[in-house]
RNA sequence: GGCGGGUUACCCGAGCGGCCAAAGGGAGCUGACUGUAAAUCAGCCGGCACAGCCUUCGCAGGUUCGAAUCCUGCACCCGCCA
Numbered sequence: 001g002g003c004g005g006g007u008u009a010c011c012c013g014a015g016c017g018g019c020c021a022a023a024g025g026g027a028g029c030u031g032a033c034u035g036u037a038a039a040u041c042a043g044c045c046g047g048c049a050c051a052g053c054c055u056u057c058g059c060a061g062g063u064u065c066g067a068a069u070c071c072u073g074c075a076c077c078c079g080c081c082a
Base pairs, nucleotide, nucleotide: 001081002080003079004078005077006076007075010026011025012024018065028044029043030042031041032040046054047053048052058074059073060072061071062070
């Protein structure tokens, strides 16, 4: 340099253009249970003025009524080729 794969919430991970603040697990917070702790169980787990609104899927653009998902460029990681 060329080709292919990847980048999602604190961590790991799933994710057909609409039903996505986005399954599940871990961590964390609260509660139940327990002499304490652990284990187990339940709820919560982006923000707020919470029937809703706002912001988010590496970064920047684009397509679309609508994008984590499609397109372009760039950055970084992994592999193969040279």
Predicted 3D model of an 82-nucleotide RNA (transfer RNA) from Pseudoclavibacter sp. 13-3. Rfam family: tRNA. Rfam classes the family as a transfer RNA. Its family is annotated with triplet codon-amino acid adaptor activity in the Gene Ontology. It was read from a public genome assembly.